The prediction has a mean pLDDT of 81.
The RNA shown here (transfer RNA) has 73 nucleotides and comes from a Rhodocyclaceae bacterium.
C1' cells in the first nucleotide's frame, strides 16, 4: 500500500431504523453489622469517535476521516 473488524457511561459490553439509551462491575447515599465485607434499596454518570450524505426519523444504513486490532504483498 491493499482489504478486514472495531469505536456507545470510568472499565467490559448490549442494543442494528421510531420507547426517556440499557446491563455487569466500579463510584456515592441509605438500610442492615460493634466493625468491616456481603446482602438489600436509591441516585449520580453517555455531544452513542468526528465530519458529511440518505430518510418524514439514523446508536443503527451509505461515504469521508480518526484511532486501535487482525490479515496480506
Nucleotide at each position: 500500500g491493499g482489504c478486514u473488524u472495531a469505536u456507545u457511561a470510568g472499565c467490559u459490553c448490549a442494543g442494528u431504523g421510531g420507547a426517556a439509551a440499557g446491563a455487569g462491575c466500579g463510584c456515592c447515599c441509605c438500610g442492615u453489622u460493634c466493625c468491616u465485607a456481603c446482602c438489600g434499596g436509591g441516585g449520580a454518570g453517555g455531544u452513542c469517535g468526528c465530519g458529511g450524505g440518505u430518510u418524514c426519523a439514523a446508536u443503527u444504513c451509505c461515504c469521508g476521516c480518526a484511532u486501535a486490532g487482525g490479515c496480506u504483498u

The organism belongs to Rhodocyclaceae, within Bacteria. The RNAcentral record of the sequence draws on ENA. Rfam family: tRNA. The family's RNA type in Rfam is transfer RNA.